[in-house]
Context: one part of a larger RNA
């Protein structure tokens, strides 16, 4: 290199946009780079294949003829590939028309509750647990109105439902704003796919500066409990958990399943469009379940949202521990991230 492979056996970058490269619809014309015949030169000896022939035979060694080529030249064919030139409309994008969406980012703004503060009623217990205590409570607790602070979330609607690239996104209102589906088929003329570096996006926890702090709640105290108990359970409770800037850049970032495109029986919910004159019912496009043909898998199970059959382009595996190590590098304030061995063992 060749070959096998990636949902669970080792293996799809956490996600998107793109640079270079690679790959690319249907028809025509021209060229002849790639490709294909021919002829010609060249392809050194040795070695290799055949045939002959020396050493008693073989190794071995001589003598002959072939093969041997991303090689030159020139000729010549044009199917498929490239380059050129006009042209086309199924990909692709735009244009019109309508729709659904917790899609994003700013302001604002309700209600319930959970604490606390004040007041009124009340009196002797509350709490918490398997049972208890620690705790609160006659300086008057808990219960039970009234009125206030304040900060997190946002119950019912709610779905196997809906939107996003993924991370993710749920009260309301209103202003900016990104995607998409469907329907006409008016425009453009392959403008496309995929993507090595690159760049942006990226939960939770963490970090720096200020702010905020109602609950909750890693350290932490203190009560159990138990031979201990560093814990499970109880009462506290400090960092966070929130905002506002600026960092980290991780994950069971999971469909454990990269992206595109084409094709390959049905049957059943469901969410959005169009049409059938409404309804019942029906087609079709587009998403999201589930069953299940044909294939396809080691097997579970996938099965038009494929783990079938195909083409393209990226990523990535190559026995287990050592090892999501350790040196270097590159990045971070720091935690640490990224990139990756090797000694030795089985």
């Nucleotide at each position: 290199c060749u070959g096998g492979g990636c949902g669970u056996a080792a293996a799809g970058c956490g996600u998107c946009u793109g640079u270079a490269g690679g790959c690319g619809g249907a028809g025509g014309g021209g060229u002849a780079a790639g490709u294909u015949g021919g002829a010609c030169g060249u392809g050194a000896a040795a070695g290799c294949u055949c045939c002959g022939g020396g050493c008693u035979c073989a190794a071995c060694c001589c003598g002959g003829a072939g093969a041997g080529g991303u090689c030159g030249u020139u000729c010549a064919a044009u199917a498929c590939u490239g380059c050129c030139c006009g042209a086309c409309u199924a990909g692709a994008g735009g244009g019109u028309g309508u729709c659904a969406g917790g899609g994003g980012g700013g302001a604002g703004u309700g209600g319930a509750a959970u604490u606390c503060c004040c007041g009124g009623u009340g009196u002797a217990g509350c709490g918490g647990u398997a049972a208890a205590a620690u705790g609160c409570g006659c300086a008057g607790a808990u219960a039970u109105c009234g009125g206030g602070a304040g900060g997190a979330a946002c119950a019912c609607c709610a779905g196997u439902g809906g939107c996003g690239a993924a991370g993710g996104c749920g009260g309301c209102u209103c202003c900016c704003u990104g995607g998409g589906g469907c329907a006409c088929a008016c425009c453009u003329g392959a403008c496309g796919c995929u993507g090595a570096g690159a760049g942006a996006c990226g939960a939770a926890a963490g970090c720096u500066a200020g702010g905020g702090g109602a609950g909750c709640g890693a350290a932490c105290a203190g009560g159990a409990u138990u031979a201990g108990a560093g814990a499970c359970c109880c009462u506290g409770g400090u960092a966070g958990u929130c905002c506002u800037a600026g960092c980290c850049c991780u994950a069971a970032a999971c469909g454990a399943u990269g992206g595109a495109u084409g094709c390959u029986a049905g049957g059943u919910g469901u969410g959005g469009g169009a049409u059938c004159g409404a309804a019942c019912g029906a087609u079709u496009c587009c998403g999201u379940g589930c069953c299940g043909c044909a294939g396809c898998a080691a097997a579970c199970g996938c099965g038009a949202u494929a783990a079938g059959c195909a083409u393209c382009c990226c990523g990535c595996c190559u026995g287990g521990g050592g090892a999501c190590u350790a040196c270097g590098g590159c990045c971070g304030c720091a935690a640490g991230g990224u990139u990756a061995a090797a000694a030795c063992u089985c």

This is a predicted structure of a 346-nucleotide part of an RNA (small-subunit ribosomal RNA, central domain) from a metagenome.
It matches the Rfam family "Bacterial small subunit ribosomal RNA".
Model confidence (mean pLDDT): 90 of 100.